[in-house]
RNA sequence: GAAGUUAACCGGAUGGUCGCGGGGACAAGGACCGAAAGGUUGUCUCUGAGGAAAGUCCGAGCUCCAUAGGGCAGGGUGCCGGGUAACGCCCGGUGGGGGUAACCCCAAGGAAAGUGCAACAGAAAUAUACCGCCCGACACUUACUUAAGCUUUAAGUAAGUGCCGGGUAAGGGUGGAAAGGUGAGGUAAGAGCUCACCGGCAGUCAGGUAACUGGCUGGCCCUGUAAACCCCACCCGGAGCAAGACCAAAUAGGGGAACAAUAGAGCGGCCCGCUUUAGUUCCCGGGUUAGGUCGCUUGAGGCUGGCGGUAACGUCAGUCCUAGAUAGAUGACCAUCACCUCGUAAGAGGAACAGAACUCGGCUUAUAGGUUGACUUCGAAC
RNA sequence: GCCGAUGUGGCUCAGGGGUAGAGCAGCUCACUCGUAAUGAGCAGGUCGCCGGUUCGAAUCCGGCCAUCGGCU
Numbered sequence: 001g002a003a004g005u006u007a008a009c010c011g012g013a014u015g016g017u018c019g020c021g022g023g024g025a026c027a028a029g030g031a032c033c034g035a036a037a038g039g040u041u042g043u044c045u046c047u048g049a050g051g052a053a054a055g056u057c058c059g060a061g062c063u064c065c066a067u068a069g070g071g072c073a074g075g076g077u078g079c080c081g082g083g084u085a086a087c088g089c090c091c092g093g094u095g096g097g098g099g100u101a102a103c104c105c106c107a108a109g110g111a112a113a114g115u116g117c118a119a120c121a122g123a124a125a126u127a128u129a130c131c132g133c134c135c136g137a138c139a140c141u142u143a144c145u146u147a148a149g150c151u152u153u154a155a156g157u158a159a160g161u162g163c164c165g166g167g168u169a170a171g172g173g174u175g176g177a178a179a180g181g182u183g184a185g186g187u188a189a190g191a192g193c194u195c196a197c198c199g200g201c202a203g204u205c206a207g208g209u210a211a212c213u214g215g216c217u218g219g220c221c222c223u224g225u226a227a228a229c230c231c232c233a234c235c236c237g238g239a240g241c242a243a244g245a246c247c248a249a250a251u252a253g254g255g256g257a258a259c260a261a262u263a264g265a266g267c268g269g270c271c272c273g274c275u276u277u278a279g280u281u282c283c284c285g286g287g288u289u290a291g292g293u294c295g296c297u298u299g300a301g302g303c304u305g306g307c308g309g310u311a312a313c314g315u316c317a318g319u320c321c322u323a324g325a326u327a328g329a330u331g332a333c334c335a336u337c338a339c340c341u342c343g344u345a346a347g348a349g350g351a352a353c354a355g356a357a358c359u360c361g362g363c364u365u366a367u368a369g370g371u372u373g374a375c376u377u378c379g380a381a382c
Numbered sequence: 383g384c385c386g387a388u389g390u391g392g393c394u395c396a397g398g399g400g401u402a403g404a405g406c407a408g409c410u411c412a413c414u415c416g417u418a419a420u421g422a423g424c425a426g427g428u429c430g431c432c433g434g435u436u437c438g439a440a441u442c443c444g445g446c447c448a449u450c451g452g453c454u
Base pairs, nucleotide, nucleotide: 001378002377003376004375005374006373007372008371009370010369012337013336014335015334016333017332018331020048021047022046023045024044025043026042030041031040032039033038050353054364055363057362058361059360060359061358062240063239064238065237069272070271071270072269074236075235076234077233078232079093080092081091082090083089094108095106096105097104098103109231110230114229115228116225117224118223130172131171132168133167134166135165136164138162139161140160141159142158143157144156145155146154147153148152180198181197182196183195184194185193199221201218202217203216204215205214206213207212244294245293246292247291248289254284255283256282257281258280259279262278263277264276265275266274267273301320302319303318304317305316306315307314308313339350340349341348342347383453384452385451386450387449388448389447392406393405394404395403400437408424409423410422411421412420430446431445432444433443434442
């Protein structure tokens, strides 16, 4: 210098004018809207979108249903260890795969518990003999030998052809997959039939918390699929802030507490179990309405530093407060500077993905342009 | 905002691991004086998109996109 890998970060800045949402203080204590509850209006001041606010895919907090209970069914996760409030997330390791490398990727338990499926092709798809190879029987043809012999007949041997019975998984061909792979011995031909090495399995010893790794011994090997049913281990109750609580008219007539246990209803499906209504006694408040207030933003919170840990993370100290709407605010214009493109210049144009809605921890997806650190390979120079 | 369902020819829908189908619509031919109906034949498909599992995916799994429905 070129090409690349990886980690982290920024995602315009400052000032002015006008406007909008929210908090606080002060003033007035009036006016306006509303049936009421309640809200609005003045001045000053502070504050007001994101790294994903998105998808709603996981996990929680919170609220109600029973302080969320038991069983079945159902759903989820799936190498090992750790982190965490929890997780399908994160960190570290193991095994496998890709890359020259830095490094990246993996839903990665069990197919030797059982069941299902494997189209087409192929002889055969979990068991098999189509071609080929080999052995045997029979028939025919040819050649030779022997015997009887004129032609010829019979027997035997060898070769070939056909057919039948058997052996064989080495070779051919089909397929994603054909019962370990390579080599040697062996055999009628072959074959883990035998042997050496390699792969896999089982046992055992050593190391490691474990996944797993290494050594030794053994028999001889076992198709794939569980993101098919299933088995094993672990986890999971349901609904969701339109949850839920409180306040207030007209109108309607119901609501709460105690007792009893016959019937109905509710608690995601079924059974149990629990609660509750109708009944009796006592008491007086409850529901509707896109009504009002709360829930609502101080929280598993952010930043800085020390310590522990390889790390995720934990802990201690200091410091900071940073939107909270309910038809939904966060905008418009101007000036200067910074970035990119065009242009000699003056100047002109551009600037991604995208907009909070109860709140967090993650994941996934979208994203113009830019900054920094570490590392790898190649080339050159010293 | 929260919850749920669906996506296959032009339209309406089947197919739920093994060559993508039906009805209507379209085109051609026959029948008819002509049209319709009827009969015969033909064409038309990124199975919403991108990955993964599998020998093999419309189908199973994950992520996106679009459409529809419910909840005060």